[in-house]
Context: one part of a larger RNA
RNA sequence: CUGGGCGUAAAGGGUGCGCAGGCGGUUGUAUGUGUUGAGUUUUAAAGGUCGAGGCUUAACUUUGACAUGGGCUCAAAACUGUACGACUAGAGUACUGGAGAGGUAAGCGGAAUUCCUGGAGUAGCAGUGAAAUGCGUAGAUAUCAGGAAGAACACCGAAGGCGAAGGCAGCUUACUGGACAGAGACUGACGCUCAGGCACGAAAGCGUGGGGAGCGAAAGGGAUUAGAUACCCCUGUAGUCCACGCUGUAAACGUUGUACACUAGGUUUUGGUGCAUCGAUCGCAUCAGGAUUCAAGCAAACGUGAUAAGUGUACCGCCUGAGGACUACGGCCGCAAGGCUAAAACUU
Numbered sequence: 001c002u003g004g005g006c007g008u009a010a011a012g013g014g015u016g017c018g019c020a021g022g023c024g025g026u027u028g029u030a031u032g033u034g035u036u037g038a039g040u041u042u043u044a045a046a047g048g049u050c051g052a053g054g055c056u057u058a059a060c061u062u063u064g065a066c067a068u069g070g071g072c073u074c075a076a077a078a079c080u081g082u083a084c085g086a087c088u089a090g091a092g093u094a095c096u097g098g099a100g101a102g103g104u105a106a107g108c109g110g111a112a113u114u115c116c117u118g119g120a121g122u123a124g125c126a127g128u129g130a131a132a133u134g135c136g137u138a139g140a141u142a143u144c145a146g147g148a149a150g151a152a153c154a155c156c157g158a159a160g161g162c163g164a165a166g167g168c169a170g171c172u173u174a175c176u177g178g179a180c181a182g183a184g185a186c187u188g189a190c191g192c193u194c195a196g197g198c199a200c201g202a203a204a205g206c207g208u209g210g211g212g213a214g215c216g217a218a219a220g221g222g223a224u225u226a227g228a229u230a231c232c233c234c235u236g237u238a239g240u241c242c243a244c245g246c247u248g249u250a251a252a253c254g255u256u257g258u259a260c261a262c263u264a265g266g267u268u269u270u271g272g273u274g275c276a277u278c279g280a281u282c283g284c285a286u287c288a289g290g291a292u293u294c295a296a297g298c299a300a301a302c303g304u305g306a307u308a309a310g311u312g313u314a315c316c317g318c319c320u321g322a323g324g325a326c327u328a329c330g331g332c333c334g335c336a337a338g339g340c341u342a343a344a345a346c347u348u
Stems, first nucleotide, its partner, number of pairs: 004319003007302002012316001014200004021193003025087007034079001035076008048066007090190001091187003095182003102176007109153001113149007124135002161168002205246006214240002219235004257315006265293011297304002321348003330341004
């Protein structure tokens, strides 16, 4: 090197873009890199394997042949490579159209909550399994009017939509990314995957400056309890929010890498288009998504089943008993917290 695997047993990188590398559509001509054949030469002897022979046999030994590779010459031209052309089915550009919580920024809105001021009003309120701490005669709670603040957006709302993933939801405006359908004008393989690299990346956390209604790690108090550093209750700081910068991790999960092709159906839903219809709903067909149920197949079973875990191809990542160990040491990154990479002894 050759093997078997990765939904749940160990194993898919959090996600994308992408250099090198690997792989790559149809067709023509040339070449002859790989490839194949023939000849020749070399591959010392011994050893090895096979055949034959010699010591009675064997070991031992003699002899012949063989094995893989390299060089040179000649030949073949399907495949592969290269060069030059051609093509349009892959890929992309332009055009027309509708859908969407895709992103960024600014402005605006109503309900609720808390606080403040005023009216009116009196003894309770709050909380629990039951209580107490707590608030209240310095007038609370409940109620009405006015004001302030911050955060989140009920109904619509859905198994619905969009996004590469993380994720995205009040309304309006500006800027802006992508996908889809239809037509078929243009380019002409421009493609797929991708070690390293670059970018994005929930929550928590960190730095600087703001903000702070509600909630609420820590902390304090009240209960419970044998105890209660908890579960329950009353408070409550960081935080949660904003701007800029860092961190770079998650059960970052569909625990299922990306791309392409092929392989029975049924039901439902979102967005297009066509047919049908006077027109709409409905219906039929088709493309792109989201679900559900199943044939074949696959699977240890569970299940999966055109959104494959089926049948194949290309490329990447990863696994190899459990613990030690998402650790130590070293290196790189980080302000820190820590992250990435990653053993061994030993035990079993």